[in-house]
Molecule: transfer RNA
Organism: Lupinus albus
């Protein structure tokens, strides 16, 4: 130093957590592939603090890498 969706990663205190990639449904096609368009998917590692608010600060512990 890092943990956020099945995979990879963005979000740096504020009103609904997004992005490709996958995976489903539609369209297109004689069919598949590619292309378009919509959907689903999150206890933000896990317990406290701070703070009117915490994915963001901050303190243990926890897993995995230098």
């Nucleotide at each position: 130093g890092c943990u956020u969706a099945g995979c990879u990663c963005a979000g740096a205190g504020g009103u609904u957590a997004g992005a490709g990639c996958a995976u489903c449904g539609c369209a297109u096609u004689u069919g598949u592939a590619a292309u378009g368009c919509g959907a689903u998917g999150g206890u933000c590692a896990u317990c406290g603090g701070u703070u009117c608010g915490a994915u963001u600060c901050u303190g243990a512990u926890a897993a995995a890498c230098a």